[in-house]
RNA sequence: UGGCAAGCUAGUCUGGGUAGCCCGGCGUUACCUAUAACCUGAAAUCGCCGAUAUGCAGGAGACGAAACCAAGGGGCGAUACUAUGAACAAUUUCAAACCUACAAUUUCAACUGCGAAACUUCGUCCUAUUUGGAUGAUGUUGAUAUGAAGGCUUAUCGGAAGAUUUGUUUUUAUAUCUUAAUUGUGAAAACCGGCCGAGGUCCGGAAGGGAGCAGGCUUAUCGCAUGCACUCAUCGCUUAUAGGGUCGCGAGGUGGAGACGAAAUUGCAGAUUAUUUGAAUUUGGAAUUAAUAUCCACCUGCGGUGUGCUUGCCA
Numbered sequence: 001u002g003g004c005a006a007g008c009u010a011g012u013c014u015g016g017g018u019a020g021c022c023c024g025g026c027g028u029u030a031c032c033u034a035u036a037a038c039c040u041g042a043a044a045u046c047g048c049c050g051a052u053a054u055g056c057a058g059g060a061g062a063c064g065a066a067a068c069c070a071a072g073g074g075g076c077g078a079u080a081c082u083a084u085g086a087a088c089a090a091u092u093u094c095a096a097a098c099c100u101a102c103a104a105u106u107u108c109a110a111c112u113g114c115g116a117a118a119c120u121u122c123g124u125c126c127u128a129u130u131u132g133g134a135u136g137a138u139g140u141u142g143a144u145a146u147g148a149a150g151g152c153u154u155a156u157c158g159g160a161a162g163a164u165u166u167g168u169u170u171u172u173a174u175a176u177c178u179u180a181a182u183u184g185u186g187a188a189a190a191c192c193g194g195c196c197g198a199g200g201u202c203c204g205g206a207a208g209g210g211a212g213c214a215g216g217c218u219u220a221u222c223g224c225a226u227g228c229a230c231u232c233a234u235c236g237c238u239u240a241u242a243g244g245g246u247c248g249c250g251a252g253g254u255g256g257a258g259a260c261g262a263a264a265u266u267g268c269a270g271a272u273u274a275u276u277u278g279a280a281u282u283u284g285g286a287a288u289u290a291a292u293a294u295c296c297a298c299c300u301g302c303g304g305u306g307u308g309c310u311u312g313c314c315a
Stems, first nucleotide, its partner, number of pairs: 001315008011063004015033005023050005038059004067305003072300003077295004082290002088284003092280006099270002102267007111258001118254007125244005132237001133235005138229003142177011155164003183225005193218004201210003
């Protein structure tokens, strides 16, 4: 000095890339890709860093002077651009169909000598007047005589309640007359209309009497029905007259043989907002394929950098 063996230390490996973010690097995130091949914790108004940036903090395993870098080549994948581009969707335009009218041809139904077309009269309809009818509106008299009762009022009598009486007035009953203006029925004045008036109350020795609530009856009044008409209005009806109208329907007359339609096809013309079909134009359009360019996991790797320390044996 070299080789072999053992050990030590520095250290290496346990993935890489693109996009995003950022002044920039790495990480957390998304995507691609590779391996026999680590674990834990935090991290997008974020974590550690500064061209010596290719994570931070804490552990584990393997290897150990191991190893690392890299031109070039191969190559999974991604991106960008160009071209291609079916179905489908939309824009615009054209044509045809659908629709309407006329004509021709063909076919068909019902009607017609128990009378087609055509002409004509009447009714049905409208207006005005009119005979009736119907339905409604409006209205529901006034006076005289007699009797009875009440209000106010005059006078007399009585121990009180009260009795009799003068004048006037109101209500009511009956009778008669009058009017278009009757009858039936129901309700009915809280007190402030009338009559009767339980109980209670007032006067009184008693007899009896006064006012009077509730309640009952009744009147004014109101409702319904009915009768009537000095009066008025309307009309899904009707009589009569005059005028107008008449598409349609019904009936009659003249007349004496046709007349009115439907469908299909063809032709021509029109319409064509919308709908249906076809064609063309323009635009969008996933996937696929091809070319070019860029980045790149992974594989390979001329070459380059590095190859330390201790001990034993051999030469």
This is a predicted structure of a 315-nucleotide RNA (Archaeal signal recognition particle RNA) from a Methanosarcinales archaeon. It matches the Rfam family "Archaeal signal recognition particle RNA". Its family is annotated with signal recognition particle, plasma membrane targeting and SRP-dependent cotranslational protein targeting to membrane, signal sequence recognition in the Gene Ontology. Taxonomically the source falls in Methanosarcinales (Archaea, Methanobacteriati, Methanobacteriota, Methanomicrobia). It is recorded under the gene name ffs. Its mean pLDDT, the model's own confidence on a scale to 100, is 76. The RNAcentral record of the sequence draws on ENA.